Background:
Model confidence (mean pLDDT): 84 of 100. Predicted 3D model of a 1494-nucleotide RNA (small-subunit ribosomal RNA) from a metagenome.
[in-house]
RNA sequence: AGAGUUUGAUCCUGGCUCAGGACGAACGCUGGCGGCGUGCCUAACACAUGCAAGUCGGACGGGGUACCCUUGACAGAGGCUUCGGCCAAUGGAUAGGAAUACCUAGUGGCGGACGGGUGAGUAACGCGUGAGCAAUCUGCCUUUAGGAGGGGGAUAACAGCUGGAAACAGCUGCUAAUACCGCAUAAAGUAUGGGGAUGGCAUCAUCCUGAUACCAAAGGAGCAGUCCGCCUUUAGAUGAGCUCGCGUCCAAUUAGCUAGUUGGUGAGGUAACGGCCCACCAAGGCGACGAUUGGUAGCCGGACUGAGAGGUUGAACGGCCACAUUGGGACUGAGACACGGCCCAGACUCCUACGGGAGGCAGCAGUGGGGGAUAUUGCGCAAUGGGGGAAACCCUGACGCAGCAACGCCGCGUGAAGGAAGAAGGUCUUCGGAUUGUAAACUUUUGUCUUGUGGGAAGAUAAUGACGGUACCACAGGAGGAAGCUCCGGCUAACUACGUGCCAGCAGCCGCGGUAAUACGUAGGGAGCAAGCGUUGUCCGGAUUUACUGGGUGUAAAGGGUGCGUAGGCGGCCUUUCAAGUCAGAUGUGAAAACCCGGGGCUUAACCCCGGGCCUGCAUUUGAAACUGUAGGGCUUGAGUGAUGGAGAGGUAAGCGGAAUUCCUAGUGUAGCGGUGAAAUGCGUAGAUAUUAGGAGGAACACCAGUGGCGAAGGCGGCUUACUGGACAUUAACUGACGCUGAGGCAAGAAAGCGUGGGGAGCAAACAGGAUUAGAUACCCUGGUAGUCCACGCCGUAAUCGAUGAUUACUAGGUGUAGGGGGGUAUCGACCCCCCCUGUGCCGGAGUUAACACAAUAAGUAAUCCACCUGAGGAGUACGGCCGCAAGGUUGAAACUCAAAGGAAUUGACGGGGGCCCGCACAAGCAGUGGAGUAUGUGGUUUAAUUCGAAGCAACGCGAAGAACCUUACCAGGUCUUGACAUCCAACUAACGAGGCAGAGAUGCGUCAGGUGCCCUUCGGGGAAAGUUGAGACAGGUGGUGCAUGGUUGUCGUCAGCUCGUGUCGAGAGAUGUUGGGUUAAGUCCCGCAACGAGCGCAACCCUUACUGUUAGUUGCUACAUUCAGUUGAGCACUCUAGCAGGACUGCCGUUGACAAAACGGAGGAAGGUGGGGACGACGUCAAAUCAUCAUGCCCUUUAUGACCUGGGCUACACACGUACUACAAUGGCGAUCAACAGAGCGAAGCAAGACAGUGAUGUGGAGCAAACCGCUAAAAGUCGCCUCAGUUCAGAUUGCAGGCUGCAACUCGCCUGCAUGAAGGCGGAAUUGCUAGUAAUCGCGGAUCAGCAUGCCGCGGUGAAUACGUUCCCGGGCCUUGUACACACCGCCCGUCACACCAUGAGAGUUGGAAACACCCGAAGUCAGUAGCUUAACCGCAAGGGGGGCGCUGCCGAAGGUGGGUCUAGCGAUUGGGGUGAAGUCGGAACAAGGUA
Repeated sequence: AGAGUUUGAUCCUGGCUCAGGACGAACGCUGGCGGCGUGCCUAACACAUGCAAGUCGGACGGGGUACCCUUGACAGAGGCUUCGGCCAAUGGAUAGGAAUACCUAGUGGCGGACGGGUGAGUAACGCGUGAGCAAUCUGCCUUUAGGAGGGGGAUAACAGCUGGAAACAGCUGCUAAUACCGCAUAAAGUAUGGGGAUGGCAUCAUCCUGAUACCAAAGGAGCAGUCCGCCUUUAGAUGAGCUCGCGUCCAAUUAGCUAGUUGGUGAGGUAACGGCCCACCAAGGCGACGAUUGGUAGCCGGACUGAGAGGUUGAACGGCCACAUUGGGACUGAGACACGGCCCAGACUCCUACGGGAGGCAGCAGUGGGGGAUAUUGCGCAAUGGGGGAAACCCUGACGCAGCAACGCCGCGUGAAGGAAGAAGGUCUUCGGAUUGUAAACUUUUGUCUUGUGGGAAGAUAAUGACGGUACCACAGGAGGAAGCUCCGGCUAACUACGUGCCAGCAGCCGCGGUAAUACGUAGGGAGCAAGCGUUGUCCGGAUUUACUGGGUGUAAAGGGUGCGUAGGCGGCCUUUCAAGUCAGAUGUGAAAACCCGGGGCUUAACCCCGGGCCUGCAUUUGAAACUGUAGGGCUUGAGUGAUGGAGAGGUAAGCGGAAUUCCUAGUGUAGCGGUGAAAUGCGUAGAUAUUAGGAGGAACACCAGUGGCGAAGGCGGCUUACUGGACAUUAACUGACGCUGAGGCAAGAAAGCGUGGGGAGCAAACAGGAUUAGAUACCCUGGUAGUCCACGCCGUAAUCGAUGAUUACUAGGUGUAGGGGGGUAUCGACCCCCCCUGUGCCGGAGUUAACACAAUAAGUAAUCCACCUGAGGAGUACGGCCGCAAGGUUGAAACUCAAAGGAAUUGACGGGGGCCCGCACAAGCAGUGGAGUAUGUGGUUUAAUUCGAAGCAACGCGAAGAACCUUACCAGGUCUUGACAUCCAACUAACGAGGCAGAGAUGCGUCAGGUGCCCUUCGGGGAAAGUUGAGACAGGUGGUGCAUGGUUGUCGUCAGCUCGUGUCGAGAGAUGUUGGGUUAAGUCCCGCAACGAGCGCAACCCUUACUGUUAGUUGCUACAUUCAGUUGAGCACUCUAGCAGGACUGCCGUUGACAAAACGGAGGAAGGUGGGGACGACGUCAAAUCAUCAUGCCCUUUAUGACCUGGGCUACACACGUACUACAAUGGCGAUCAACAGAGCGAAGCAAGACAGUGAUGUGGAGCAAACCGCUAAAAGUCGCCUCAGUUCAGAUUGCAGGCUGCAACUCGCCUGCAUGAAGGCGGAAUUGCUAGUAAUCGCGGAUCAGCAUGCCGCGGUGAAUACGUUCCCGGGCCUUGUACACACCGCCCGUCACACCAUGAGAGUUGGAAACACCCGAAGUCAGUAGCUUAACCGCAAGGGGGGCGCUGCCGAAGGUGGGUCUAGCGAUUGGGGUGAAGUCGGAACAAGGUA
């Protein structure tokens, strides 16, 4: 940094897609280790259990335990005993006391406002940033100055009693304090006002001074020094509160919102300002610079990405905010309206004795649920930090650690070196080999990780270590325990085989798969990354595809249809001021972390630490003054005014005019008129059309008329008048920037349409009729109503187009035209020439453009302002709003579908586009086909089989130059399985082989008669060739695929075309050359030309034919002789034969043409303009034909799809088509003439003469001939005679009988002969074929194939015409040009309804939810206010009582709840509307060519 994808190809526009990076991720496959991080993104869903906030006995009174002393119920070893008991060490209940130590429920203090969690709400001073508070508070901490005197009354705990299931509560009584309350003291505190000084920001602030009033306190520990507390106060620090500037998402299909609302005065409230609250007064306040409403959302430092600008994001870490089951409320306190506090209401859960209670994991673990998805009910307070305490210490799921998870980042390993017999195995193979691959084995070696053993930290300044016997170290063992995942058609690095056969499947885009898939699946191999690899999702990038950096709008999406003008934006020259923008310096701030740079620490890295930079911003301040701005002054060139002048379909109104159409009246006049491609409907004998005269009425204004004029656009056209707008030129008197643009707004706005009232000649939607047509709701015709016209009012749109917004300036020319002016010549004028301004055209350079094109009337170069665009379809549709009487207009989406849609140009192809030209293409002719019969081929049908192929021209007398068997591939039956045929191996035998039997034959059985060869030899044998048998490799296949192929062939087409090199043009596909002017059969030749040359084609060279010469004469020929006879002699002159030459080239003459090419005419010549004919077929097209000529890949088959045999079939037959033959007759038939005249062929398994037999086919026989020698061989049409127009003396089918020939064999199924029979047919409908001269037509002859079989095919000669004006039309082709939405190329493309399936969506009677407000009702807790009731320790008072307080009650406010009508929004909904999509449905044929009616 780009790439793929629209096309046959190209350039552009434009979307889609990919390669990169990232992640709190998830899923699939796989998984060795360690370090550092991270881990409910969903249900702010519900929570079992444990823990997460306590601490202080050095504030206090109790209680308890231990210890000590006293008491000594009771028990009691032992002793004594009269057995009744007694003494008694010892243990020890109970009670009392004092001191000490410890524990602690309660009172009291501090802390539970921190720490931890979450992101529901919030679009806000919530957050960020920068300011302010002269409008504030601040516990603990630091600091300053002081102080603590003397009293009082209670109350928990506790005890007793009572209620309750419990939670808990009540009454009576006792008691302490650092708990509570008076009094004293009191300033530097607070309040008030006075004086002075300083400062400021309006109120004012600070300091000094003096006056008045008011307000304090607590003790504890210790032997003590003292320490910790307490009260008032100063300053600070920290934290908090409030205010302001700026910034902070989407929607205008949310445009108006607001009643404590905005402000004032006063009072209240607060720490404090403030409508914060209240009373009164005023009527304000916000909003297009987006109020209000709706939706969405915690904000930031940062993170990801990016070259940057930006875009996206807000997990973890850090700052702020908000919240704590939902809603409301206050209390306490320095701080809360309080996550683990209280009260109330709601929902939910739990307990209950039913009366009543308890609870809140969005703390750490954990559970259920939701979900694609996210961890342990772990250890420890050792460290860091927090709370309490004087401290010891206690508490701390903050935190430090461990566990789980490849979730991420980083590091390491799974060995290293040597090792070719290039092992085996695998895969591929052209079978040679290649590859896996130094890879393995093997040898040597190492020890990271690992395993075992031993040692063993730092983290901890004295002690204290959860982590942890961890990190780390040492020793030992042994390559041992450790590699996968994705991909391999292009993009994109990496290829083969097999399987599959539009199936299964793949796919990010393009697209793969229909039998040879590098794209599916598997394998081998390869590529990439690696403890991971892929996939999915999301974001940025690429995407300059929202364009600030950095895009566009003539035709690709896009200029508003036009003007006027508001806000806004922008704005001429000179000068002065200020300093808002701008620029420069300084200061403050921009937290830390992050990022970048430089160092340092963990073995490295990730990670961590230190220093610097950065934080592009904001604020303050100092300065500069060019530019913008501000204010002032001046100017005239922008703009405007005045004066003079002419041009114009500019507008509005009124009047006037002639031509024409139609109608009416009258006349003339008679049978048609009208209309069309052709007709008909229609009009007309009741008199039309035509024509003459008169009249009526409406609409439009011929010629002039012009890419002429005017207007902002729409638009404006007879003439006159009135009123009126604008532009232009000249002039330079006046104003002095007054300008440009213009969101909203306003105005005017073609046609059609609407409303009311007129008018209505012509034209003419709808409608009717006639035609056309398969249909024709059309095109054509005849009629015809709205409408078109006028007035007034709506509508407000058009391809309202130059598809080009307005304004200004600048940038070569040329040539028209309209208006005005100036100058030159000329005496003036006209004319002419030159110049300037304004308008309107054409051409054209630079420049621009994707190209086309634009080009002073820009689409060029610059500037300002407005409008608009961002893939195609859905759709200018739906919903909503606004406008409208309606029609409808305007604004204007989404779901869903596609990978394109599109612009310009290129090459082709095509056109019921154009031009030029050719061809038996038409025309002009001749003969046919299509009708008949027969032959033959095909289709169809039939069949056991009727083998297969060929299919418009270019299949169909074609493959087949010849199916009775064979052929033969088909069918039936009978047989064979290494095979009918080839190669290899082994054994045997030479090979070969007559005859016999069975059988349809193949074959089988059996016998062996005969026969023994060639080469070498050591004579045993071996070898070559052949045969038999056997085993397996293999043979075989007319089985499939001509769409896997080679080769061959057809066709366009013997048409004149098809290309290349270099150069040039174009950005490119491409063009040029090859086009143009002529000419030709021809891209044949000439000329011209940015082309110059060349190749394949054309032509020529080849064969044949036509003329001549020469050479040579046998089998040919004969001028001479001879004969029955070229028979013989002689000869080679002639004919002929067949070699070599010559000849024809537009060469010569004339005319035309461009002085060319060439054409026309002529001469000469056997032949004249390629003399005739043949061979010869460019680049290519048709996936044309052929796998059945042959060859061949792959597939299939292998006791059969191979091979052999017999018989049958290919020959069938209601029918249809093609190609031929023979005819229909007199240009003929028959008979005669047998002595008219060819050419080219063929002949030995052959041609066969003469002769004989037969009516004949033919037979007998066989001369001659391997052929210029002999034979086939008779040529036939011709000539003469008869027939006389008929189903015939035409025609010959069909059939019968008798024969002949070939052949193993003519039944299915051959040919020929004779006799007899004698069908259809009388020249052929629509349609259609061949032929332009030795041709058509007609006549016969030969050959291939072949035993036989020819109306077919291939050749040969004989006789021998007619016609061509011409290129309009049909068909085919060539060149140029034009249009195109075609490129599979018109047999193309493509539109709409209908039918079917699916998808999303609009409407919809309604229905079910949700949201935010509003009105009213009710009114909890609670603050505040009031207070008649009840009650009350401290203070006052002798007392009564007072002051103060509490309870209760009342009032305002007030959550939830209830009621109500609307609003917004979501789901569902019978039915319904259109839309989209869907290989082969229906109907038509709208568009693309003049698309057949542009």